Predicted 3D model of a 74-nucleotide RNA (transfer RNA) from an Armatimonadota bacterium. Rfam family: tRNA. By type it is a transfer RNA. The prediction has a mean pLDDT of 80.
RNA sequence: GGACCAGUAGCGUAGCGGUUUAACGCGCAUGCCUGUCACGCAUGAGAUCGCGGGUUCAAAUCCCGUCUGGUCCG
Repeated sequence: GGACCAGUAGCGUAGCGGUUUAACGCGCAUGCCUGUCACGCAUGAGAUCGCGGGUUCAAAUCCCGUCUGGUCCG
């Protein structure tokens, strides 16, 4: 330098153009439970989907550029 893959709550993942809200697990907060903690139960907060543009009536999803990481090739 080239090709491919990935980037979505603090962490790990799902989501494959439209179903009201971007979902799940762990973690976090509050309450219940307990003598206390843990476990368990209930409720809640938290991501405008790496960034910038484009296509579309509609984009996390498609296209282009760019950044970061990984694998391979030279």